Transfer RNA from Pseudolactococcus raffinolactis, 72 nucleotides, folded computationally. The RNAcentral record of the sequence draws on ENA and Rfam. Its Rfam family is "tRNA". It is recorded under the gene name trnR. The prediction has a mean pLDDT of 81.
[in-house]
RNA sequence: GUCCCUCUAGUAUAACGGAUAUUACGGGCCCCUCCUAAGGGUUUGAUGCUGGUUCGAUUCCGGCGGGGGACA
Numbered sequence: 001g002u003c004c005c006u007c008u009a010g011u012a013u014a015a016c017g018g019a020u021a022u023u024a025c026g027g028g029c030c031c032c033u034c035c036u037a038a039g040g041g042u043u044u045g046a047u048g049c050u051g052g053u054u055c056g057a058u059u060c061c062g063g064c065g066g067g068g069g070a071c072a
Stems, first nucleotide, its partner, number of pairs: 001071007010025003018055001026044006048064005
């Protein structure tokens, strides 16, 4: 330099183009316990950025950015 894959809470993940973006761990609060651990309840937090297509975009397309790979 050319090409390919990938990007969703702190972490790991789900989501035929259509419901209030799912679940687990984690964090906060409460219950339980003499205390801790374990257990139970509740709550918190996310679509990399910017445009486009569409009635509607996490999903499709372009550019940019991050990560990984192949060739040179």